Background:
A computed fold for a 349-nucleotide part of an RNA from an uncultured prokaryote, annotated as small-subunit ribosomal RNA, central domain.
[in-house]
Context: one part of a larger RNA
RNA sequence: CUGGGCGUAAAGCGCGCGUAGGCGGCUAUUUAAGCUAGAUGUGAAAGCCCUGGGCUCAACCUGGGAACUGCAUUUAGAACUGAAUAGCUAGAGUAUGGUAGAGGAGUGUGGAAUUUCAGGUGUAGCGGUGAAAUGCGUAGAGAUCUGAAGGAACAUCAGUGGCGAAGGCGACACUCUGGACCAAUACUGACGCUGAGGUGCGAAAGCGUGGGUAGCAAACAGGAUUAGAUACCCUGGUAGUCCACGCCGUAAACGAUGUCUACUAGCCGUUGGGUUCCUUGAGGACUUAGUGGCGCAGCUAACGCAUUAAGUAGACCGCCUGGGGAGUACGGCCGCAAGGCUAAAACUC
Numbered sequence: 001c002u003g004g005g006c007g008u009a010a011a012g013c014g015c016g017c018g019u020a021g022g023c024g025g026c027u028a029u030u031u032a033a034g035c036u037a038g039a040u041g042u043g044a045a046a047g048c049c050c051u052g053g054g055c056u057c058a059a060c061c062u063g064g065g066a067a068c069u070g071c072a073u074u075u076a077g078a079a080c081u082g083a084a085u086a087g088c089u090a091g092a093g094u095a096u097g098g099u100a101g102a103g104g105a106g107u108g109u110g111g112a113a114u115u116u117c118a119g120g121u122g123u124a125g126c127g128g129u130g131a132a133a134u135g136c137g138u139a140g141a142g143a144u145c146u147g148a149a150g151g152a153a154c155a156u157c158a159g160u161g162g163c164g165a166a167g168g169c170g171a172c173a174c175u176c177u178g179g180a181c182c183a184a185u186a187c188u189g190a191c192g193c194u195g196a197g198g199u200g201c202g203a204a205a206g207c208g209u210g211g212g213u214a215g216c217a218a219a220c221a222g223g224a225u226u227a228g229a230u231a232c233c234c235u236g237g238u239a240g241u242c243c244a245c246g247c248c249g250u251a252a253a254c255g256a257u258g259u260c261u262a263c264u265a266g267c268c269g270u271u272g273g274g275u276u277c278c279u280u281g282a283g284g285a286c287u288u289a290g291u292g293g294c295g296c297a298g299c300u301a302a303c304g305c306a307u308u309a310a311g312u313a314g315a316c317c318g319c320c321u322g323g324g325g326a327g328u329a330c331g332g333c334c335g336c337a338a339g340g341c342u343a344a345a346a347c348u349c
Base pairs, nucleotide, nucleotide: 004320005319006318007303008302012317014201015200016199017198021194022193023192025088026087027086028085029084030083031082033081034080035077036076037075038074039073040072041071042070049065050064051063052062053061054060091191092188093187094186095185096183097182098181099180103177104176105175106174107173108172109171110154115149116148117147118146119145120144121143125136126135162169163168206247207246208245209244210243211242215241216240220236221235222234223233258316259315260314261313262312263311266294267293268292269291270290271289272288273287274286275285276284277283278281298305299304322349323348324347331342332341333340334339
């Protein structure tokens, strides 16, 4: 090199965009780089292989042949790939008209609840637990009523419902804005797919500066429990959780399943659109884009997957190669730091 794999055994980058590269629809003509065939030259000798000969045989020596699968030149061919030209519309995209949506950003508004504060009523408990205690309360708590403040989150609707590339997104209104889907035409005419590097986004926690802080709550303190209890339970409680800006760049970032395309039985639900039928209804049929359940063929070690494939194929990328050592050391790059990315070996089983 050839070869085997990646849902759960080792293995799909967290997710996009995109450079180089790789790959690429239909028709015609041309070309002849790849490709195919022929010819010529060359491919030293020795060796290997075949077949003769010489040492008594063999090793060894020696004659001949074949081979040297290559390279160059040349002639011919034109299916396929490439290149050039001309065209096409099935891929891709644009325009028009609609539709649904927690898609994103900003500004404003709302009600319920918790807490605190002020005031009224009112009196001895409240709170908490398995049971208690710490804690709060006669300086009037808890309960209840009224008012105020402030922060955070948005019950019901709510749905294997929706949207988003992923992370993720849920009160209401407005402004700005991305994408998707459907229908019928028109237009562009392969403009496509993937994507090493690169670049952007990226939960939570954490970090920096400045705000904010109702509830919750690492750390911490106290009370219990216990042999002990640096815990589980209870009473408190600070970072943090929230906002702005800037970092971090990781997760069981999961469908543990890369992206794109085509093909391959069905049945049942559900969301968005369209067509159609009438018996106009809480209706039926068809179709399209999602999202679920079951199931055939096929696949799979099994579990299971099964038109949303883990089936059948193609294109491109990433990754794996026994366990531990170790996602560690060293070096490099990045980061304010925490640390991240890249990534071994000795040794050992």

The full RNA is in RNAcentral, with records from ENA. Its mean pLDDT, the model's own confidence on a scale to 100, is 89.